[in-house]
Model confidence (mean pLDDT): 83 of 100.
Predicted 3D model of a 91-nucleotide RNA (c-di-GMP-I-GGC riboswitch aptamer) from a Chloroflexota bacterium.

RNA sequence: GGUGAAAAAGGCAAACCCAUCGAAAGAUGGGGACGCAAAGCCACAGGUCUAAAGCUCGCUUAGGCAAGCCAAGACGGCUGGGUUGCCGCCG
Numbered sequence: 001g002g003u004g005a006a007a008a009a010g011g012c013a014a015a016c017c018c019a020u021c022g023a024a025a026g027a028u029g030g031g032g033a034c035g036c037a038a039a040g041c042c043a044c045a046g047g048u049c050u051a052a053a054g055c056u057c058g059c060u061u062a063g064g065c066a067a068g069c070c071a072a073g074a075c076g077g078c079u080g081g082g083u084u085g086c087c088g089c090c091g
Base pairs, nucleotide, nucleotide: 001090002089003088004087011036012035016031017030018029019028020027021026034077040083041082042081044080045079046078047075048074049073050072054069055068056067058065059064
């Protein structure tokens, strides 16, 4: 520098359950393991999800309700990018 077939040391932890927070997506902690070689870190690009507030429009028993868009937010265990790094193997 390249690489992840097999292995070892060690690591992370999906679904689900409980508690807390949030309008929600979801997050955090505990339990739990489907998986993961960056499933470490960063919302930069694409993507997906939510959308209480706001705007538009419709309905209304005038209290509200529904739909669309969207400020904003979430997801790194969707893909790409950036960055750091353990072990093995090859050079």

Background
The sequence was found by an Rfam model in a public genome assembly. The model forms 95% of the base pairs in the Rfam consensus.